[in-house]
RNA sequence: GGGCCUAUGGUCUAGUGGUUAUGACGUCUGCCUUACACGCAGAAGGCCGGGAGUUCGAAUCUCCCUGGGCCCA
Numbered sequence: 001g002g003g004c005c006u007a008u009g010g011u012c013u014a015g016u017g018g019u020u021a022u023g024a025c026g027u028c029u030g031c032c033u034u035a036c037a038c039g040c041a042g043a044a045g046g047c048c049g050g051g052a053g054u055u056c057g058a059a060u061c062u063c064c065c066u067g068g069g070c071c072c073a
Base pairs, nucleotide, nucleotide: 001072002071003070004069005068006067007066010025011024012023018056027043028042029041030040031039049065050064051063052062053061
């Protein structure tokens, strides 16, 4: 330098154009316990790496940039 894959709550993850983005772990609160853990109930936390485009409508499709991974030179 070229090609491919990838980026979604603190971490991992579902989503493949259409109602306010899913679940698990973690965190917090309450119940339970003498207390902790487990268990049960509930809550907070992301508008999807950044920008532009296509579309009535984009996390989703296209282009550029940035970060990460792999391959080739």

Predicted 3D model of a 73-nucleotide RNA (transfer RNA) from a Nanobdellota archaeon.
Model confidence (mean pLDDT): 82 of 100.
Rfam family: tRNA. Rfam classes the family as a transfer RNA.